Large-subunit ribosomal RNA, domain IV from Coriobacteriaceae bacterium EMTCatB1, 360 nucleotides, folded computationally. It matches the Rfam family "Bacterial large subunit ribosomal RNA". Rfam links the family to the GO terms ribosome and structural constituent of ribosome.
Context: one part of a larger RNA
RNA sequence: CUACGGUUAAGGAACUCGGCAUAAUGGCUCCGUAACUUCGGGAGAAGGAGCACCUCGGACCGUGAUCAUCCUCGCGGUGUGAGCGGACCGGGGUCGCAGUGAAACGGCCCAAGCGACUGUUUACUAAAAACACAGGUCUCUGCUAAGUCGUAAGACGACGUAUAGGGACUGACGCCUGCCCGGUGCUGGAAGGUUACGGGGAGGGGUCAGCGUCCUUCGGGACGCGAAGCUCUGAACCUAAGCCCCAGUAAACGGCGGCCGUAACUAUAACGGUCCUAAGGUAGCGAAAUUCCUUGUCGGGUAAGUUCCGACCUGCACGAAUGGCGUAACGACUUGGGCGCUGUCUCAACCGUAGACUCG
Numbered sequence: 001c002u003a004c005g006g007u008u009a010a011g012g013a014a015c016u017c018g019g020c021a022u023a024a025u026g027g028c029u030c031c032g033u034a035a036c037u038u039c040g041g042g043a044g045a046a047g048g049a050g051c052a053c054c055u056c057g058g059a060c061c062g063u064g065a066u067c068a069u070c071c072u073c074g075c076g077g078u079g080u081g082a083g084c085g086g087a088c089c090g091g092g093g094u095c096g097c098a099g100u101g102a103a104a105c106g107g108c109c110c111a112a113g114c115g116a117c118u119g120u121u122u123a124c125u126a127a128a129a130a131c132a133c134a135g136g137u138c139u140c141u142g143c144u145a146a147g148u149c150g151u152a153a154g155a156c157g158a159c160g161u162a163u164a165g166g167g168a169c170u171g172a173c174g175c176c177u178g179c180c181c182g183g184u185g186c187u188g189g190a191a192g193g194u195u196a197c198g199g200g201g202a203g204g205g206g207u208c209a210g211c212g213u214c215c216u217u218c219g220g221g222a223c224g225c226g227a228a229g230c231u232c233u234g235a236a237c238c239u240a241a242g243c244c245c246c247a248g249u250a251a252a253c254g255g256c257g258g259c260c261g262u263a264a265c266u267a268u269a270a271c272g273g274u275c276c277u278a279a280g281g282u283a284g285c286g287a288a289a290u291u292c293c294u295u296g297u298c299g300g301g302u303a304a305g306u307u308c309c310g311a312c313c314u315g316c317a318c319g320a321a322u323g324g325c326g327u328a329a330c331g332a333c334u335u336g337g338g339c340g341c342u343g344u345c346u347c348a349a350c351c352g353u354a355g356a357c358u359c360g
Base pairs, nucleotide, nucleotide: 001355002354003353004352005351006350007349008348010346011345014344019341027051028050029049030048031047036041038172052094053093054092055091056090057089058088060086061085062084063083067079068078069077070076071074095099107339108338109337110336111335112334113333114331115330119131120130135170136169137168138167139166140165141164147156148155149154173326174325175324176323178256179255180254183253184252185249186248187247188246189245192244193243194242198238199237203233204232205231206230207229210225211224212223213222214221215220257275258274259273260272261271284318285315296312297311298310299309300308
């Protein structure tokens, strides 16, 4: 010096990102116990007192010897209550610094955030405010259900049947959940526009028997027209869903303004004007797990507070089931404060054990 263990004057968080770690609390009995509350809780709240041993006494509980008595004479009933055991109460006494004498064996309180709760999770750096949850809502599904797996057979759903099953969002409970359907999605829709395959076949092209004209060395050749058949192509017209179109729907995806003026101090603007929009953010909350400016301003707490709590509202950029705001209880969660307690510290010292180190 390292690890583990022990002790420490005075102080007692001055340590530190942070009381991390240590210390402290601790059992049983009795007394006593606040705000708040969903009346269950909070609560072991908090805060106190007692606790050993010896002896005496008391009442009680268990067991039940003995004896008495009754009869239906039994392994019977009733009464008595010795002895032993248990735990409690009271009186007196004894010892120590200390009596749950060792060990096992809650530290507590106040305030705030988040999540209601018990649960679940990154096996091996994250246990949480994340996931789940009961509850709420929307939506699909009428049974050979929807949905899912499989090429299929088939299976799950379910030997269930809308008080059921699938999907999505939210997340106990309380009070609530505003406006917008223009865009996207979904649902519905009589007509109209557009639209594929297919039907349809006007017409056009190719080939060609034959015919016509011209030329001819009389063998034929060139040009034009061209039936039927075969073949290539093909307009109008008929024709579904979809899309366009018309509606509905936001606990569907989502969205929820700007400028100017105005009151008899000033300031502010209940009020007015104007532009734009589908509609311009309602209730509640608000420098917030959200606030850049910002250590905003005021108040509280401290001698002193970028954190914390209460307010204000100028919300860069809260806001209502991507839920809003509260909320008792709960939490190895996060934040601030306090009491107790301590080697965390002022500031270090000593002791024990095992190493390191020296010699061997």

The prediction has a mean pLDDT of 89.